[in-house]
RNA sequence: GGCCGGGCCUCGCACGGUCGGUGCGUGAACCUGGUCAGGGCUUGACCGCAGCAGCCAUAAGCGUGGCCGGUCGGGGCGGGAUCACUCGGCCGCC
Repeated sequence: GGCCGGGCCUCGCACGGUCGGUGCGUGAACCUGGUCAGGGCUUGACCGCAGCAGCCAUAAGCGUGGCCGGUCGGGGCGGGAUCACUCGGCCGCC
């Protein structure tokens, strides 16, 4: 000096942390809704009114070894680029 293989560069996959969305589940004695037994009020009566419990649906929240996305990580894997820098190997010259 040359060649080769790595690192540094970059992309992707998986993994881990974190955040958000969504699905499902759960979820309000009363200050959510619906339906409102009983009882209450009203009426001559019917109708009606408000409405506790219960039931149903849900809000906030909680859970999820469900899904999707963002972001961070460098310890894994694969691909790509490469002037220079760095590590190693081989060859040649002085």